Transfer RNA from Streptomyces hundungensis, 74 nucleotides, folded computationally. It matches the Rfam family "tRNA". It is annotated as a transfer RNA. The prediction has a mean pLDDT of 81. Lineage of the source: Bacteria > Actinomycetota > Actinomycetes > Streptomycetaceae > Streptomyces.
RNA sequence: GGGUGUGUAGCUCAGGGGUAGAGCGCUGCUCUUACAAAGCAGAUGUCGGCGGUUCGAAACCGUCCACGCCCACC
Numbered sequence: 001g002g003g004u005g006u007g008u009a010g011c012u013c014a015g016g017g018g019u020a021g022a023g024c025g026c027u028g029c030u031c032u033u034a035c036a037a038a039g040c041a042g043a044u045g046u047c048g049g050c051g052g053u054u055c056g057a058a059a060c061c062g063u064c065c066a067c068g069c070c071c072a073c074c
Stems, first nucleotide, its partner, number of pairs: 001071007010024004018055001026042005048064005
């Protein structure tokens, strides 16, 4: 340099056009002498940035950024 994949909650990941979720973690309450476990409730987020398409974009298109893999060059 060329190709390709990934980027979503604190972490691991779903969701592939109709307005964002799960598990773990966190907070509060119940329970306990207390802790843990368990049960109930709650808070999470400019969906990597910008632009475009669309009535509507996390999703589709372009570009940039970060990271991984393959190829080429040295």